[in-house]
Order: sequence, then C1' cells, then structure tokens
RNA sequence: ACCGAUAAUGGCAAACCUGCCCGAAAGGCAGGGACGCAAAGCUAAAGGGCCUAAGCUUCGUUAGAAGUAUGGCAGCCAGCUACCGAAG
Repeated sequence: ACCGAUAAUGGCAAACCUGCCCGAAAGGCAGGGACGCAAAGCUAAAGGGCCUAAGCUUCGUUAGAAGUAUGGCAGCCAGCUACCGAAG
C1' cells in the first nucleotide's frame, strides 16, 4: 500500500410515522425509527446516470399533451479525502 475480523473507539441512518410560517414538484430540514453502510464523509459550478418540470418552447378552441434544468439525488457509478489494524 492492497485488504477488511465475530477486534477496539466511535459514526451514519433506508422504509415508515410526525411536524415545517421549506419547495411548483422532485426533494430538503427537525424529531422518532433502523433496512442497511468500512467511506452511507465531501464533491451535483465542469464526467456518466437517475428524479422533477415552476418557467420557457411547440401542439391544442379549451381541458390538456410533449419537450426542456437553470431545480434536485452522493444510500447509482465516478472523483477527492480519511479513523482503526487481526489474518493474508
């Protein structure tokens, strides 16, 4: 350095529930909760992927439909950084 124990010290927290004088939505925040996680730490203003569509564009008589990120997701991949130390 790779690697990752039935080790140690600790950490995070899916679904779901409650609240928000947060948000158009996706989603976010706080409390509870615990499916899991060895990076479930950070990066979305330069990568890929996924979600949403307020606004805008096109179509439509209307109702509405389609497209689009400038809005999001780091617990999808990726990039960056890092605690501990058995076996190999």
The RNA shown here (c-di-GMP-I-GGC riboswitch aptamer) has 88 nucleotides and comes from Paenibacillus sp. cl123.